[in-house]
Molecule: small-subunit ribosomal RNA
Organism: uncultured prokaryote
RNA sequence: AGAGUUUGAUCCUGGCUCAGAUUGAACGCUGGCGGUAUGCUUAACACAUGCAAGUCGAACGGUAGCAGCAGAGCUUGCUCUGGCUGACGAGUGGCGGACGGGUGCGUAACGCGUGGGAAUCUACCUUGUAGUGGGGGAUAGCCCGGAGAAAUCCGGAUUAACACCGCAUAAUCUCUACGGAGGAAAAGGGGCCUCUUCUUGAAAGCUCCUGCUAUUAGAUGAGCCCGCGUUGGAUUAGCUAGUUGGUAGGGUAAUGGCCUACCAAGGCGACGAUCCAUAGCUGGUUUGAGAGGAUGAUCAGCCACACUGGGACUGAGACACGGCCCAGACUCCUACGGGAGGCAGCAGUGGGGAAUAUUGGACAAUGGGCGAAAGCCUGAUCCAGCAAUACCGCGUGUGUGAUGAAGGCCUUCGGGUCGUAAAGCCUUGUCAGGUGGGACGAAUAGCCGCGGGUGAAUAACCCGUUGGCUUUGACGGUACCGCCAAAGGAAGCACCGGCUAACUCCGUGCCAGCAGCCGCGGUAAUACGGAGGGUGCAAGCGUUAAUCGGAAUUACUGGGCGUAAAGCGCACGUAGGCGGCCUGUUAAGUCUCAUGUGAAAACCCUCGGCUCAACCGAGGAAGUGCAUCGGAUACUGGCAGGCUUGAGUAUGGGAGAGGAGAGCGGAAUUCCCGGUGUAGAGGUGAAAUUCGUAGAUAUCGGGAGGAACACCAGUGGCGAAGGCGGCUCUCUGGACCAAUACUGACGCUGAGAAGCGAAAGCGUGGGGAGCAAACAGGAUUAGAUACCCUGGUAGUCCACGCCGUAAACGAUGGGCACUAGGUGUUGCGGGUAACCCUGCAGUGCCGCAGCUAACGCAUUAAGUGCCCCGCCUGGGGAGUACGGCCGCAAGGCUGAAACUCAAAGGAAUUGACGGGGGCCCGCACAAGCGGUGGAGCAUGUGGUUUAAUUCGAUGCAACGCGAAGAACCUUACCGGGACUUGACAUCCCGAUAACCUCCUGGAAACAGAAGGGUGCCCGCAAGGGAACCUGGAUACAGGUGCUGCAUGGCUGUCGUCAGCUCGUGUCGUGAGAUGUUGGGUUAAGUCCCGCAACGAUCGCAACCCUCGUUCCUAGUUGCCAGCGGAUAAUGCCGGGCACUCUAGGGAGACUGCCGGUGUUAAGCCGGAGGAAGGUGGGGAUGACGUCAAGUCCUCAUGGCCCUUACGCCCCGGGCUACACACGUGCUACAAUGGUCGGUACAAAGAGCUGCGACUUCGCGAGAAGGAGCUAAUCUCAAAAAACCGGUCUCAGUUCGGAUUGGAGUCUGCAACUCGACUCCAUGAAGUCGGAAUCGCUAGUAAUCGCGGAUCAGCACGCCGCGGUGAAUACGUUCCCGGGCCUUGUACACACCGCCCGUCACACCACGAAAGUCAGCUGAACCAGAAGUCGCUGAGCUAACCGCAAGGAGGCAGGCGCCGAAGGUUUGGUUGGCGAUUGGGGUGAAGUCGUAACAAGGUA
Repeated sequence: AGAGUUUGAUCCUGGCUCAGAUUGAACGCUGGCGGUAUGCUUAACACAUGCAAGUCGAACGGUAGCAGCAGAGCUUGCUCUGGCUGACGAGUGGCGGACGGGUGCGUAACGCGUGGGAAUCUACCUUGUAGUGGGGGAUAGCCCGGAGAAAUCCGGAUUAACACCGCAUAAUCUCUACGGAGGAAAAGGGGCCUCUUCUUGAAAGCUCCUGCUAUUAGAUGAGCCCGCGUUGGAUUAGCUAGUUGGUAGGGUAAUGGCCUACCAAGGCGACGAUCCAUAGCUGGUUUGAGAGGAUGAUCAGCCACACUGGGACUGAGACACGGCCCAGACUCCUACGGGAGGCAGCAGUGGGGAAUAUUGGACAAUGGGCGAAAGCCUGAUCCAGCAAUACCGCGUGUGUGAUGAAGGCCUUCGGGUCGUAAAGCCUUGUCAGGUGGGACGAAUAGCCGCGGGUGAAUAACCCGUUGGCUUUGACGGUACCGCCAAAGGAAGCACCGGCUAACUCCGUGCCAGCAGCCGCGGUAAUACGGAGGGUGCAAGCGUUAAUCGGAAUUACUGGGCGUAAAGCGCACGUAGGCGGCCUGUUAAGUCUCAUGUGAAAACCCUCGGCUCAACCGAGGAAGUGCAUCGGAUACUGGCAGGCUUGAGUAUGGGAGAGGAGAGCGGAAUUCCCGGUGUAGAGGUGAAAUUCGUAGAUAUCGGGAGGAACACCAGUGGCGAAGGCGGCUCUCUGGACCAAUACUGACGCUGAGAAGCGAAAGCGUGGGGAGCAAACAGGAUUAGAUACCCUGGUAGUCCACGCCGUAAACGAUGGGCACUAGGUGUUGCGGGUAACCCUGCAGUGCCGCAGCUAACGCAUUAAGUGCCCCGCCUGGGGAGUACGGCCGCAAGGCUGAAACUCAAAGGAAUUGACGGGGGCCCGCACAAGCGGUGGAGCAUGUGGUUUAAUUCGAUGCAACGCGAAGAACCUUACCGGGACUUGACAUCCCGAUAACCUCCUGGAAACAGAAGGGUGCCCGCAAGGGAACCUGGAUACAGGUGCUGCAUGGCUGUCGUCAGCUCGUGUCGUGAGAUGUUGGGUUAAGUCCCGCAACGAUCGCAACCCUCGUUCCUAGUUGCCAGCGGAUAAUGCCGGGCACUCUAGGGAGACUGCCGGUGUUAAGCCGGAGGAAGGUGGGGAUGACGUCAAGUCCUCAUGGCCCUUACGCCCCGGGCUACACACGUGCUACAAUGGUCGGUACAAAGAGCUGCGACUUCGCGAGAAGGAGCUAAUCUCAAAAAACCGGUCUCAGUUCGGAUUGGAGUCUGCAACUCGACUCCAUGAAGUCGGAAUCGCUAGUAAUCGCGGAUCAGCACGCCGCGGUGAAUACGUUCCCGGGCCUUGUACACACCGCCCGUCACACCACGAAAGUCAGCUGAACCAGAAGUCGCUGAGCUAACCGCAAGGAGGCAGGCGCCGAAGGUUUGGUUGGCGAUUGGGGUGAAGUCGUAACAAGGUA
């Protein structure tokens, strides 16, 4: 620091997702040790049990229990007695239970944070001053009696105090009317005998300590007030009667409506009151570069709470966690009368939950309470236990070790890898284990001694003490140290498609599953599961949840708004924000110095302590803040004064569909009246509905009425926008120009508010010609609730009032300033004789810099800046729901969420496509000729059938295709019969040559049996070797089994179409573009010209073959002109090579020449010459690529599958079936013909398992014999149509030949299933073929025959050959296919594309809904516990007064105000459920149509 994901690709916008850090975590797998931290985030749910606050006998009366002592009794180890001592239950009294500990319910608040303030209190502590005199009456306990189950209570008697109450005295205390008045206390303990009295011993006294009272000051703690800061919602906009203020009083420690009475009518709020929801706040924690965000466990500060609600008492302090009273809910006890309780203390239990520990030890330390102290208490605390919950540290060994062991995995079978890893050898001993030693944490306290102080004192007490003695450790026999033994006890988890480090095999087969995003899985999965290997981290590793980051994705730092989301439809203007030049003043903002504060801890730096670290200690820094004080004055602000340039006013001009009202005009449509006139008119793609013989349309004249204003008219004008168009008048707004004068910042923007605001629509009343939603009819159509046509009502028009929205658009808010130009145009000026130049204000186009994702904008900015407003934050849901406001309604404004997707989008690029455009080709159409589709047959296919009808090919580009030839074989299929190292290959061992003949069984394969027979090489021989055959064994063979969607190769197709690309350069952010486009031209990206391109590759063309002309060479098997010979005749022979021909090599054609045209080009047109002329005809040749096209059954091949079978052998059958459908052909339907007879002329081929002349036989197919020929020699071989002559005469025929019967021939082991041919007989359909459709542009179509491959035989098919030999092409509108340019696009699997809505089904969330339930809350009222306060107080009453009576004071009781729970009524609000209902979302290949994207077929 970024990355993945929208696209065919690109750039941008934009969301989603990931990598990081973190946690009081949880879950899964795993788990050696230690240190340090942390540990109910949920039910402030309910709690059994134990403990968590006591202490003081030096305050008191005392003595229940314990111990001691003393005494008594006696059964000598017991009992009794004595508060005498140590002590002490219960009690009185004091201090403390307001701290410490817990929790976060409530609280949006002076609660908290920060900084200030004045009207206060403060026990214990410190300090100062003064005092502590003298009295009194009670009461608990104890005892007695009583009630009760208990808790507890009542009565009587007696008693103490530092308990309680007066009196005295007192201040610098309090109050005060300044005269005065009020006004306290408590004692306890230790020691002594100097002084006094009695003197055993006491009293008094002295002295010391502690206390008590009053008061001063402090310290500490607490209360109160104020400025600022402190969550979300405006779909909460108004709230408030003690409310705001005053006066008086009350109350409090104290200010104050804190409370009461009276008076006034205020107070708060858009700078967000009130209401609702949520929440303890902070230091900090976490993240982040920071700013910021999230958070508020542990630790620390503050607050609040203590079962829920209310209340006060006591006290220095409470409205009190382990106190009290009342009410409520709950639990427990009960003798049913009544009582008891509050773990949000520490443990612990149940419950809830994904989830959070021991009913432990100790007061040794630190701290707290009490005490003079010892000491006691202390679940505060310190420790231990449990938990990998977190952080930190350590270990599980180290070195060496290649036969690279075994084994696993992979493999191309060679090997590779786990891997120096292991084993082996050497070595070490951390941790754990055993054993021994063994701390720090301890300081005190007490006693003794010493020093000092008070004192009469060598008592005593107090203070100090480097002294001595005694003594205190829960943790814990722990940390730490030594010794012992042995590598011995100690590694897992996740991941390995990309992001993201790490790859292979097997299994699975859109299944099972994975997944954070993109996405994997449909038979070769690096993505699922397992394994091997690898990567990462490591006593942990992953997952989940959560926060920040990345995210500049809420943008203060630091974003945007023409088209991506986003400028309000427009102006006016309130608050607010911002604001020209100069001077002075002020010092609020701003800057600066200083002071105070900003707790500690934490973070950061330095140093130090645990062996290190985590952790801990010390010091520093920081704490960006707040407050106070001093200073500065540029800028901003305030105040004061001035200025004129911003703004405005006045004067003079001209322009304008600016607005409102009134009046006027002509053209046209329609209607009415009249005339002329006759059969149609109208309308459309074509029609019909409609009008018309009752007279239309057409035409002429007259009239009525409404609406709109042709030409002028213009990227002209005006207006803020909406908008404004005949002419005239009246009223009226604004802008502009020119020149002066005046005011003196008066300005800009503008949340709310208020106004204007097209069309449609609404209300009331008019009006209504034309047009025209709805509606009706006619067409169109599969349908047509549309498009087209004929009609037609609202409406359109006017007046008044609503509505308030539009693609209200320049999709561009307003204002000001600045920043190259060029060229139109409108208005007003200036210069000039005129052309023209120039100024201001508008309105257009082009264009630079700059900006922009690009398109584009560009002085009329989307550039550069300033000011103000509005708006945006992924798509869908949705501008919807609910609520509110507005509206008569329609509806508008404001405006969510659940849920769902990983995209949605902008601009541009390349293609493809278009019922877009332009240009151009092709037997593409047209013009022609002949066919197919109808018939019969042949052949292939589908279908059906079958034991099997083997398999493949399926639009063009499958279907006489693979198959150039299925009777057996072929053959892959079916039935049956056999074989298992196999029919075939290699290797090993044994035997044997091979081979041939014959017999038996069988359908054959095969099985059995008999006979003959030995070869080749080396070697004297024995023997060995090679080949072949046979037996055996193991590796293996074999498969036309599957996958052509794993492949190679080959092939088809677009298409013989003219295209497809590259290098360098240039342009563009980029995909890409340019080149290859343009102007011409061509069959052609063929060539020329132009050009930011210049060149080049593969294609085109040419080079190759063949045919056409000619020449040369060569003449046998070819030829025969001339010469000769022979024959009935024939190149038959001699001879010849001229010709034909054969087959080798040359020539020839290049737009070369001429004319025209064209750009002086390329080329085109015409002509000459020529056998041939513009590619001369034909062939071969097939660019980059497309179709997952075809083929695993030609071959090759990965993977999978079969292995006594899916292999192999054999016989028989099948591939030849047959209601039917299609393709391709043959033969026909006849006279341009059939038939009979006669007569001509080819080319190209084939032939030894062959072609077979010729002769004979047969009607014939053919048979018998067989010459010649390995072929320019012989043979197949007859060419046929044609031509000549005869016949048939339009008919199912002398056409046509199917079918069937009979008889044969040939091939072959064999023609039954199932061959071809021949002869005789038979003589079907068919009389030219519906819709539709095919081929062909010249030696072509058509027509005629000949040959060949395959092949034993089988050809209407296929591949070739020649003979005869046409017609037509105006032309490119249309159909099909293609090429180039351009345009649109929402397509990119690319139009066989994409895609919309209803309906049907399933699921999900939401809204409405009669209602119903619950929570919160307002108002009114009832009721009224406890309790404070007030009034009363006839009853009761110790202290004080009084001689007494009585009084003062107090208490009970009563009444009143307030008052919690509770209740009643009525509102508001939130939530749950809800028959039914509404739309929405998602879902597999459902239904109906075709709305949108191309002119999407009606833009």